[in-house]
Molecule: c-di-GMP-I riboswitch aptamer
Organism: Candidatus Humimonas hydrogenitrophica
Parts: sequence; C1' cells; structure tokens
RNA sequence: CUGAUCUCAAGGCAAACCCGCGCGAAAGCCGGGGACGCAAAGUCACGAGGCUACAGCUCGGGGGCCAGUUCGGCCCCGACGCCAUGCCGGUCGGAUUGCCAGU
Repeated sequence: CUGAUCUCAAGGCAAACCCGCGCGAAAGCCGGGGACGCAAAGUCACGAGGCUACAGCUCGGGGGCCAGUUCGGCCCCGACGCCAUGCCGGUCGGAUUGCCAGU
C1' cells in the first nucleotide's frame, strides 16, 4: 500500500428486542441475555448532522406572599417558546492506534 469479489488462523465487537427495585430530569447510559450486522461497529468527540432541555432565560389576559407613595420585588404553577454546558457516533467526514494475509 491492497484486502470490491470467492478467501487463512487466532480471536473481537454486538443492532433490534427482552430482563434489572441499576444511573440520569430527559436524551441516553450501564450490567445480563440476544445476534441484525461490522475489517476498524477500536479510541477521540474536531467539523457537519441528529436527540434531549433539569437548571437558566423568555412569555403568561394562572396562583400566592411582601411592599403598598410610585416604579414594583420574591415564590409557586404553566408553555407546543429559546438555549448544550448533556448526549448519539452502528449518519457522514476528520484525527489517531491496531490483528491477520498478500505485496
């Protein structure tokens, strides 16, 4: 460097789904089972993309408390609103490491 296609050896990973007095607000993750697939379906999470929205912000012609001289302040509740700092990576690209065979 090649392994599109029939393809050696040792092995590896594990989608959907099921289970769990598991973790998490959720997305999702973890563990056990399972096996659709995978030559990087190893790692990272840098770019694109996707998911979620606890908190925060915004809004409310919902409620309460405080103040009550005015502007008001605070708390609760609601939202199909905004938001990644949370995720996915088996969607694509990038970075990086690596088994076997051949050259």